[in-house]
C1' cells in the first nucleotide's frame, strides 16, 4: 500500500430490516441475617463517528477512526 474480520453499558455478550435493543456480570436500592456474603426482589446505563438505502437500520451501503490478521 492492498485484501479480510471485528466495534452494542464498567466487563462479557445476544439481536432472520419492523412491538419498550434482550441476558449474565459489577453498581445502586430495597428484602433477609446480630453483621458482612450468599440468595430474592427492584433501579439506573449502551449500537465508535459522519453520510446514504428504506415507511422504518444495531442489522444493507460508502466514508472516516480505533484494533485484529493475511499478502506486498
Nucleotide at each position: 500500500g492492498g485484501c479480510c474480520c471485528c466495534a452494542u453499558a464498567g466487563u462479557c455478550u445476544a439481536a432472520g430490516g419492523g412491538u419498550c435493543a434482550g441476558g449474565a456480570c459489577a453498581c445502586c436500592g430495597g428484602u433477609c441475617u446480630u453483621u458482612c456474603a450468599a440468595g430474592c426482589c427492584g433501579g439506573g446505563g449502551g449500537u465508535g463517528g459522519g453520510g446514504g438505502u428504506u415507511c422504518g437500520a444495531g442489522u444493507c451501503c460508502c466514508c472516516c477512526u480505533g484494533g485484529g490478521g493475511c499478502c506486498a
This is a predicted structure of a 72-nucleotide RNA (transfer RNA) from an Armatimonadota bacterium. The RNAcentral record of the sequence draws on ENA. The coordinates come from a structure-prediction model, not an experiment, and the mean pLDDT is 81. It matches the Rfam family "tRNA".